[in-house]
């Protein structure tokens, strides 16, 4: 300097971290789905090394040689005899040629232990093989080589035979056998012969060793083939040299140790055989080696290798096609022949199967191209074509053969390269989705128009691949030309990673999904459309491989708590190790030399139009091997002390073992005094004691343990180690620096040592105390408590070999701010043992860097670094299973796998939540008052009932709730009767002014029937026409208290009047997230004050509004009055409603921190928020409400709509809330003098007086839109009277008789009177309300309402009792702890049946 390295989903209520799983990328000899024009290049049984019908793949040489046959020629020629000529008797004589013979021939062929090939090309396939099988590098002095090549030298003379054939014979066949006959470049001798072989004198140089080389002398020994067209082509020996093999040997080459020992020709050595050649290759003798933890030896799966595929790489994975080695050739075994095989298309044997036979015997090997069957996911192909090219074979060549190879068929199996049209067009056509109906979306897409041929079709031309001849490809490839835009795009996905959205069906159903995960009625995750994205003649799926994966980490990972440190020593092996001067084996640096075949990668350049493809030179192959330098490291030797040791001198200590020793306690015994318990618990009992206990005193036995000292003190490797003395004995800190000179540190296997239960043998035996037993507790209690109690616990010898054996931290040595303690020891300093200062070793704490996910760690490291060893790799199964090995046994050590989940876990945060802690608050409890739960009666809901008993609220916070009022109405239920454009709204048309009766029939609704009667508003050109309303008609439509409060607004309940929630901007934290808002006080309060990395805000509290207590002013009628009553007058008082003052801990005191506040006082009409109301923070409960209202979706439209009668919400064995009225004498009754309010209502209204009625109430009507008139007080006080009874209490239930409302009062209203007079005697467990003008006890008024209040909201009269604490229930606020909870304890989880 180039090039290169990408990530994301899921554990969680959140964050960090660990970690797994799971995706996105490329490959592929691929298979399946839909789909499919074309042309190139390529590839094409991965399985059954399964079985194979048929064709075909190795012949060839007549120039080796015998025969045969065929053709030609020669000459001899039987025979035929055309024609000519005749004398008619012939002559002549083209032709035709049989036997034979002899000779040619680029002729055919069978044959010949004739030649050469069949050993190569293929091929072809990968069964076997873990091996010198392969791959790379060397080596042979221990070796061969047919055909080529060079190059030297020779071929003389001779024999004997057999095959074909011919003729007998055996056999179904294949195949033979006997007898005769013949030839060679077939076979044998004999001669010659060396630079060829054997043996060997002798001489010369060589090599790491065996040894080899040359030169040379003598013996011994083995050759040959011819053929011929005269060009050539062969034969024999020998040397060289190429080529091709043989053998060795260095290094590399899979998995399991749950395969630890394996080997008898074994390892070696003499010596003889065999080999081309070394060799136990094989034999005989000796001799006992040899091989393994650096992993033999067994098992299991496998052809190696260039290379390919991914990867940044470094690796990881494969060995399909090409190229190189090997192996095999139906299966074992064998050898011949040959230069070469132990031999794919050759030969014995044997098995197995097939096939022929005349049953006696033969034949056969497609893992060669084609095919055949089977096998299988794989339907992976044609019984093509020519030898035209390039090659082999064979020949002297012509040439033959070749399923090698070249070509074509098949197949979307890869990989490249072409097409399906360019260019114009907006009425933004139609359709098709979709809609809020307006639009918008497909979409310049389409249609029109203009234009063009790549491909296709069609028909003319027509190569190269051959220098001379010869094209299977092929009338191909290519080129011009006609022709038509006309036939000519799909397949996947659309939630998130991850690019692309709606609709409609579905409705935890059907079904998707690689993860995480979608469907339970509004599904972008399903199915379908429309519509978009992505690729593109192909797209998906699926299997398999690498990557992401730092998730085996050589580059490049961990281990306090996530998985993960051996329980601990010593130590042999193995690795690693301080400092100077050398040597160069191994390393490293930089050089040269050979190699790394070709292809393949990269690049350069070219050739098929491009491009896969292919050509050419090049670069690189990162190895290995040699050979020289260099001496950093390792290694060797040498030489020093600082690590380690050893001496010497004074410590400290529960460090071991053995033996004696001693005192307190406990139990036992014996005795003695004593007498009724004792002992235990939470409270019991069991136990134990009147036969004398427990307590007390003396004496004794015996086992076990050693209080106080005692201390995050000391010893030890650990385990552990505690009374005191005595021996015996390991370690160890310190001083000083004499000796030795890495002797040091880890440490696999193997070896000691290892707490506590336990187990064998033998002794002890007090206490203690598993298991057992009794008592308790309990729902049970095989437990926890108590009473007993036996292995055991104690000793001696052995086993056992494990623990949270934990600092959850291996061991070792270096180095890196501090401070403080405390053991043991030296030194200074000092009067001095104390202090004090420095130093060294151990044992603690707080702290900086620094490190960590945080939590923490921090010189006793979890910091910076180095050596060594054991370990980890997701949870579960499982520390299990089988197997080994150890054990007496119990059981240890080592240690899977099948299935299965998507987490599993660590450490922090932030909630809830704890039968954790701590502060504080509430009628929460305590104290009190009255009640509720029991009767009876209203009333509401459960429940049952019914045609219906409409519906809706359900734990506080659903039940006198919505309903502030169900005889008709409401009403929504039900029966039965009616109606469909509607009971109600818009819109069109058309009539009609509208309206509007009397009748009949019906329960109405509603039909029917008939018109009397009436004639309005605006404009008018008087003919109309307009609004507005009716009635008819169509159709859009209406309508639904139907559904869904879990699609929704809206408006409510509750936590709660509880003091909380928050935010900006700072700061600390990797991060969620703290901080602030926590502390120390104080408050009703996150009030308020100080403090503090926090500083200010915000929304809540408080205050600002109402009422109400005290008052001051205005201001006043209908209030008031000084009046007997009106009038008038006044505004002093009551009373009204306006402004205003007043409470502010302001003011003393005392307490507190000099503060915020808190007690106590004064003063005041009120005193610490004066009492009350309105006022509800961020949220919580998918709390309530679709039945007020509004709405989205759905559902119902002669009805789930709408109208009408009756009829139901009022039913009644029963529970239950919530009230009213009782039970009585603080009372009921009756009288009477006889009071006293407040706050509302009052016009289809409130009604006075009078009068009648026992009474509800009639009759009346003054008066009053109301401070004016009306509704309009009661308990109380006061006399009497009742005497404790189911009553003079209670008032329910009936009966009769009235009243009042209203179309109507039977279901089903209030109200009077009279008569009747039920339960009931203060209420079980249980449980509500309430803190002062409060409970409680008294009445009164409103809305709702025609009529109906025990209810509901007000109202005022009367008027208490405790309490002023903080044990406890409940509830809540902070703070702090734990947490395996986060739907947050109604959590989560655990076992055992289903």
């Nucleotide at each position: 300097c180039c090039c290169u390295u990408a990530g994301a989903g899921u554990u969680c209520g959140u964050u960090c971290c660990u970690g797994g799983c799971u995706c996105a990328g490329g490959a592929u000899g691929a298979a399946c789905g839909c789909u499919g024009g074309c042309g190139g290049c390529g590839u094409g049984c991965u399985u059954a090394a399964c079985a194979c019908a048929u064709g075909c793949a190795a012949g060839u040489c007549a120039a080796a040689c015998c025969a045969a046959g065929c053709a030609c020629u020669u000459a001899u020629g039987a025979u035929u005899g055309a024609g000519a000529u005749u004398u008619c008797g012939g002559u002549u004589g083209a032709u035709u040629g049989a036997c034979a013979a002899a000779g040619u021939g680029a002729c055919u062929u069978a044959g010949u232990g004739g030649g050469c090939g069949g050993a190569c090309g293929g091929u072809g396939u990968g069964a076997g093989u873990a091996a010198c099988g392969c791959g790379u590098g060397g080596g042979u002095a221990a070796c061969c080589u047919g055909c080529c090549u060079c190059g030297u030298a020779c071929a003389g003379g001779g024999g004997g035979a057999u095959a074909a054939c011919a003729g007998u014979u055996a056999g179904a066949a294949a195949u033979g056998a006997c007898u005769g006959c013949u030839a060679a470049u077939a076979c044998c001798g004999c001669a010659u012969a060396a630079c060829c072989c054997g043996c060997u004198a002798g001489g010369g140089g060589c090599g790491c060793a065996u040894g080899g080389c040359c030169c040379g002398g003598a013996c011994g020994g083995a050759a040959a083939a011819g053929a011929u067209u005269u060009a050539u082509c062969g034969g024999u020996a020998c040397u060289a040299g190429a080529u091709g093999g043989a053998c060795c040997c260095g290094c590399g080459u899979c998995u399991g140790a749950u395969u630890a020992c394996c080997u008898a020709g074994u390892u070696g050595g003499u010596g003889a055989g065999g080999u081309a050649a070394c060799g136990g290759c094989c034999c005989a003798c000796c001799g006992a080696g040899g091989c393994g933890a650096c992993g033999a030896u067994c098992a299991g799966g496998a052809g190696c290798c260039g290379g390919c595929c991914u990867g940044a790489g470094a690796g990881g994975g494969u060995g399909a096609c090409c190229g190189g080695c090997c192996a095999c050739a139906u299966u074992g075994g064998g050898a011949c022949u040959g230069a070469g095989a132990c031999a794919c298309g050759g030969c014995c044997c044997a098995a197995a199967c097939u096939c022929c036979u005349a049953c006696u015997g033969g034949a056969g090997g497609c893992a060669c191209c084609g095919g055949c069957g089977g096998g299988g996911a794989a339907g992976c192909a044609u019984u093509g074509c020519a030898c035209a090219a390039u090659g082999a074979g064979g020949g002297a060549a012509a040439c033959c053969c070749u399923g090698a190879g070249g070509c074509a068929g098949c197949a979307c199996c890869u990989c490249c390269g072409c097409a399906u049209g360019a260019g114009u067009g907006a009425a933004g056509a139609a359709g098709u989705a979709u809609u809020u109906g307006g639009g918008c979306u497909u979409c310049u897409a389409a249609a029109c128009c203009u234009c063009u041929a790549u491909c296709a079709u069609c028909a003319a031309g027509g190569a190269a691949c051959a220098u001379g001849a010869u094209g299977a490809c092929g009338g191909u490839a290519c080129c011009g030309g006609a022709c038509u835009a006309a036939a000519g795009a799909g397949c996947c996905c659309c939630c998130g990673g991850g690019u692309a959205c709606u609709a409609c069906g579905u409705u935890c159903c059907a079904g998707c999904a690689g993860c995480c995960g979608c469907g339970g009625u509004a599904a972008u995750u399903c199915g379908u459309a429309g519509g978009u994205g992505c690729c593109a003649a192909g797209c998906g799926u699926u299997g398999u491989c690498c990557g992401g994966a730092a998730u085996u980490a050589c580059u490049g990972g961990g281990g306090g708590u996530a998985a993960a440190g051996g329980g601990g020593g010593g130590g042999u092996g193995g690795g690693g190790g301080g400092g100077a001067a050398g040597c160069a084996a191994g390393u490293u640096u930089g050089g040269g030399g050979g190699u790394g075949a070709a292809a393949u990668c990269c690049a350069u350049g070219g050739g098929c139009u491009c491009a896969a493809c292919c050509c050419c030179a090049g670069a690189a192959c990162u190895g290995c091997u040699u050979u020289g330098a260099a001496a950093a490291c390792u290694g060797u030797a040498u030489c020093c002390c600082u690590g380690a040791g050893u001496a010497u001198c004074g410590g400290a200590g529960a460090g071991g073992c053995a033996a004696g020793c001693g005192g307190a306690a406990u139990u036992c015994c014996u005795a003695g005094u004593g007498u009724a318990g004792c002992g235990g618990u939470g409270a019991a009992a069991u136990g134990c004691g009147u036969a004398g206990a427990u307590a007390u005193u003396a004496g004794g036995a015996g086992g076990a343990a050693c209080a106080c000292c005692a201390g995050u003190g000391g010893c030890g490797a650990a385990g552990g180690c505690g009374g005191c003395u005595u021996g015996c004995u390991g370690g160890u800190g310190g001083a000083c620096a004499a000796c030795u000179g890495g002797c040091g540190u880890u440490g696999a296997g193997g070896c000691g040592c290892g707490a506590a239960a336990g187990c064998g043998u033998g002794g002890g035996g007090a206490g203690c105390a598993a298991a057992c037993a009794g008592g308790a507790u309990u729902a049970g209690a095989u437990a926890c408590c108590c009473u007993g109690g036996u292995a055991g616990u104690c000793c001696a010898c052995g086993c056992u070999g494990u623990a949270a054996a934990c600092g959850a931290u291996g061991a070792a040595u270096a180095c890196u701010a501090g401070g403080u303690g405390u053991g043991g020891g030296a030194g200074g300093a000092c009067u001095g043992a104390c202090c004090c200062c420095u130093u060294c070793c151990g044992u603690g704490c707080c702290g900086c860097a620094g490190u960590u996910a945080a939590c923490a760690c921090a010189a006793u490291a979890a910091g910076u670094a180095u050596u060594c060893c054991a370990c980890c790799u997701g949870g579960g199964g499982a520390g299990u299973a089988c197997g080994a090995c150890c054990g007496c046994a119990a059981g240890g050590u080592u240690g899977a796998a099948a299935c299965u989940c998507a987490a599993a876990g660590g450490a922090a945060u932030u909630g809830a939540c704890g039968g954790g802690g701590g502060c504080c608050c509430g009628c929460a409890c305590a104290a009190g008052c009255a009640g509720u739960g029991g009767a009876u009666u209203a009333u509401g809901u459960g429940g049952u009932u019914u045609a219906a008993u409409u519906c809706g609220a359900c734990g506080c916070a659903a039940c006198g709730c919505g309903a502030a009022g169900a005889a008709c109405c409401u009403u929504a239920c039900c029966a039965g009767g009616a109606u469909u454009u509607g009971a109600c709204a818009u819109c069109c048309a058309a009539c009609u002014a509208a309206c509007g009766a009397a009748g009949c029939a019906g329960a109405g609704a509603u039909g029917c029937a008939u018109u009397a009667g009436g004639u309005g508003c605006c404009c008018u050109u008087c003919g109309g026409g307009g609004a507005a309303a009716g009635u008819u008609g169509a159709g859009a439509c209406a309508g639904g208290u139907g559904g869904u409060g879990c699609a929704u607004g809206g408006u409510u309940g509750u936590c709660g009047u509880c003091a909380g929630c928050u935010c900006g901007u700072g700061u600390c934290g990797u991060g969620a997230g703290a901080u602030g808002u926590u502390g120390g006080g104080u408050u009703a309060a996150g009030u308020c004050c100080c403090g503090c990395a926090a500083c200010g805000a915000g929304c809540g509290c408080a205050a600002c509004c109402c009422c109400u207590a005290u008052u001051g002013u205005u201001a006043g009628u209908u209030a008031c009055u000084a009046c007997g009553c009106a009038a008038g007058a006044g505004c002093a008082c009551u009373c009204u409603a306006g402004c205003g003052a007043g409470a502010c801990u302001g003011c003393c005191g005392u307490u507190g921190a000099c503060a915020a506040a808190a007690c106590g006082g004064a003063g005041g009409a009120a005193g610490g928020c004066g009492g009350g109301g309105u006022c509800g923070a961020c949220g919580u409960c998918a709390a309530a409400u679709c039945a007020u209202c509004a709405u989205g979706c759905c559902c119902c439209u002669u009805a789930u709509g709408u109208c009408a009668u009756g009829g139901g919400c009022u039913a009644c064995a029963c529970a239950c809330g919530u009230a009213a009225u009782a039970c009585a004498a603080u009372g009921g009754c009756c009288g009477u003098c006889c009071a006293c309010a407040a706050a509302g209502g009052g016009a289809a209204g409130c009604g006075a007086a009078a009068c009648c009625g026992c009474g509800a109430g009639g009759u009346g009507g003054a008066g009053c839109a109301a401070a004016c008139c009306c509704c309009c007080a009661a308990a109380a006080c006061c006399g009497g009277u009742c005497u404790c009874a189911g009553u003079u209490c209670g008032g329910a239930u009936u009966g009769c008789a009235g009243g009042c409302u209203g179309c109507a009062a039977c279901u089903c209203g209030c109200c009077u009177g009279c008569a009747u007079g039920a339960a009931g005697c203060u209420g079980g467990a249980a449980u509500u309300g309430c803190u002062a003008g409060u409970a409680a006890u008294c009445g009164c008024g409103g809305a709702u309402c025609a009529g109906c209040a025990u209810g509901c909201c007000g109202c005022g009269a009367u008027g208490a009792a405790c309490a002023a604490a903080a044990a406890c229930c409940c509830g809540g606020c902070c703070c702090u702890u734990g947490c395996a909870c986060a739907c947050a304890c109604c959590g989560c989880c655990c076992g055992u049946c289903a």
A computed fold for a 1394-nucleotide RNA from an uncultured bacterium, annotated as small-subunit ribosomal RNA. The RNAcentral record of the sequence draws on Greengenes. The prediction has a mean pLDDT of 81.